[in-house]
């Protein structure tokens, strides 16, 4: 790489640098020379693991010191399958993808 769990409609951005593309793939749609993606610094959010304290059977809560993630739109919709609608939609599963954690 692969694999197993969980979770995925909530929340948080200035600034420099660089310059053409990015939003995983097709469609759609949408962001962007009023500087996107990406770095780089501060700044913030969250609370998946550590750690501290509360509370206890278990389950929980709170803190945000640490290791990680995140900060444009629901994983931006849609795709494959199964209702329910009456044709435009609604739900609900699944795959794929992200991210902890763990296996390897």
């Nucleotide at each position: 790489a692969c694999c197993u769990u969980a979770u995925c409609c909530a929340g948080a951005g200035u600034g420099g640098c660089c310059g053409a593309g990015g939003g995983u793939u097709g469609g759609g749609c949408c962001c962007c020379a009023a500087g996107a993606c990406g770095c780089c610094a501060c700044a913030g959010c969250a609370a998946c693991c550590g750690u501290u304290c509360c509370g206890c059977u278990u389950g929980g809560g709170a803190a945000u010191c640490g290791g990680u993630g995140c900060u444009a739109a629901a994983u931006c919709c849609c795709a494959c399958c199964c209702g329910c609608u009456a044709u435009g939609g609604c739900g609900g599963g699944g795959a794929a993808g992200a991210u902890a954690a763990g296996a390897g």

This is a predicted structure of a 104-nucleotide RNA (SAM riboswitch aptamer (S box leader)) from Phycisphaerales bacterium UBA1161. It matches the Rfam family "SAM riboswitch aptamer (S box leader)". Rfam links the family to the GO term regulation of gene expression.